[in-house]
Record summary: A computed fold for a 415-nucleotide RNA from a Ktedonobacterales bacterium, annotated as Bacterial RNase P class A.

RNA sequence: UGAGGCGCGCAGGCAAUCGCGAGGGCCGCUUAUCUCGGGGCGGCCUUCGAGGAAAGUCCGAACUCCACAGAGCGGGAUGCUGGUUAACGGCCAGUGGGGGCGACCCCCAGGAUAGCGCCACAGAAACAAACCGCCGCUGCGGCGCGCAAGCGUCGCAGCGGUAAGGGUGAAAUGGCGAGGUAAGAGCUCACCAGCGACCGGGUGACCGGUCGGCUGCGGCAAGCCCCAUCUGGAGCAAGGCCGAACAGGAGGAGUAGCCAUCGGGUUCGCCCGGCGGCUCGCGGGUGGCUCGCCCGUCUACCUCCGGGUUGGCUGCUUGAGGCGACGGGUAACUGUCGUCCUAGAAAGAUGAUUGCCACCUGGCGCGUCGUGAGGCGCGCCAGGGACAGAAUUCGGCUUACGCGCGCCUCAGACC
Numbered sequence: 001u002g003a004g005g006c007g008c009g010c011a012g013g014c015a016a017u018c019g020c021g022a023g024g025g026c027c028g029c030u031u032a033u034c035u036c037g038g039g040g041c042g043g044c045c046u047u048c049g050a051g052g053a054a055a056g057u058c059c060g061a062a063c064u065c066c067a068c069a070g071a072g073c074g075g076g077a078u079g080c081u082g083g084u085u086a087a088c089g090g091c092c093a094g095u096g097g098g099g100g101c102g103a104c105c106c107c108c109a110g111g112a113u114a115g116c117g118c119c120a121c122a123g124a125a126a127c128a129a130a131c132c133g134c135c136g137c138u139g140c141g142g143c144g145c146g147c148a149a150g151c152g153u154c155g156c157a158g159c160g161g162u163a164a165g166g167g168u169g170a171a172a173u174g175g176c177g178a179g180g181u182a183a184g185a186g187c188u189c190a191c192c193a194g195c196g197a198c199c200g201g202g203u204g205a206c207c208g209g210u211c212g213g214c215u216g217c218g219g220c221a222a223g224c225c226c227c228a229u230c231u232g233g234a235g236c237a238a239g240g241c242c243g244a245a246c247a248g249g250a251g252g253a254g255u256a257g258c259c260a261u262c263g264g265g266u267u268c269g270c271c272c273g274g275c276g277g278c279u280c281g282c283g284g285g286u287g288g289c290u291c292g293c294c295c296g297u298c299u300a301c302c303u304c305c306g307g308g309u310u311g312g313c314u315g316c317u318u319g320a321g322g323c324g325a326c327g328g329g330u331a332a333c334u335g336u337c338g339u340c341c342u343a344g345a346a347a348g349a350u351g352a353u354u355g356c357c358a359c360c361u362g363g364c365g366c367g368u369c370g371u372g373a374g375g376c377g378c379g380c381c382a383g384g385g386a387c388a389g390a391a392u393u394c395g396g397c398u399u400a401c402g403c404g405c406g407c408c409u410c411a412g413a414c415c
Base pairs, nucleotide, nucleotide: 001411002410003409004408005407006406007405008404009403010402012357013356014355015354016353017352018351020049021048022047023046024045025044026043027042028041029040030039031038051387055398056397058396059395060394061393062392063235064234065233066232070291071290072289073288075231076230077229078228079227080094081093082092083091084090095109096107097106098105099104110226111225115224116223117220118219119218131166132165133162134161135160136159137158138157139156140155141154142153143152144151145150174192175191177189178188179187193215195212196211197210198209199208200207201206239314240313241312242311248305249304250303251302252301256279257278258277259276261274262273263272264271265270281297282296283295284294285293286292321340322339323338324337325336326335327334328333359384360383361382362381363380364379365378366377367376368375369374
């Protein structure tokens, strides 16, 4: 000097003029019969008024309702260990694995011996196999040697052995090297990987060591599944209050018994009707199903058609809150003390103009530091200023983006 990695900060400042929303104070006007309070309108003063992501709506909650709301099944989510938190699938630390020369970064991280399923094509074979090969034996034939018996070698056929070499494939029966063998093979040995036993360290995930049969048949669970843990639903358009207005209609499903009482009738056996209670049944509620629980008993319920309310107030901002100091903890985070109140809009406020300054980019010029490669400062001119706007609130994650600072890694140049 260039390229990269990790972390942090800011998100322009000052002034003037005019204009918005909320809180507080003061004053004035107005309001239904009067007064008070309340409501509405206006004026003045004062305080406050978009983000670090307000975005995405991906997680988790607070809060509200279902609703008095339990259990099981099913569905869903997470998936190494420990810690943290209101909680989380987040964050911190670590273990194991992967990527990068490195600083560092990433994770589909329980189980394949509970079961089921898939691995196309190629290939001999993808839950047990030989295509090409290698070796041995037998037979036939050729060549060479030999007096002969026979030996060696080549080719073909049959039988047997083999899985080291080659081929196919994403993956093929632990890997590499040596010995050994007729040729081979963990057949044997050393190293490595895996598995098992024992010992040691660690809260733990795991790590290290010793010994050993040598080692069977792999992969996929982000295929179903198994295991462990967790888990109601809907959402501020939740919900609450006030005011105002309307119009209901059609259809469906749907029981029986007992007790007591009242009225009527009676052939004196009982029958009909009404009120009350109990049981069964039925209906509704509880995201799905079952049980349980609660409500109802001709009411409610289900289906279709149709009407009214599009008004106002509230929820609405004091919080798992911010900042500071001291302490605990490797850290995330947390304890104590002190201090502060920092938007609550409602077709939806926080804006516009002017001036100066700051910041960034480019060019020109001057000065200065250094042995050098190079750096720094000043002046002038021109231009630029990103992503983007609260809407119940909060803790995260993800995405978009301008400027600055610090530390670290790699490469080059100079001395």
The sequence was found by an Rfam model in a public genome assembly. It matches the Rfam family "Bacterial RNase P class A". Rfam classes the family as a ribozyme.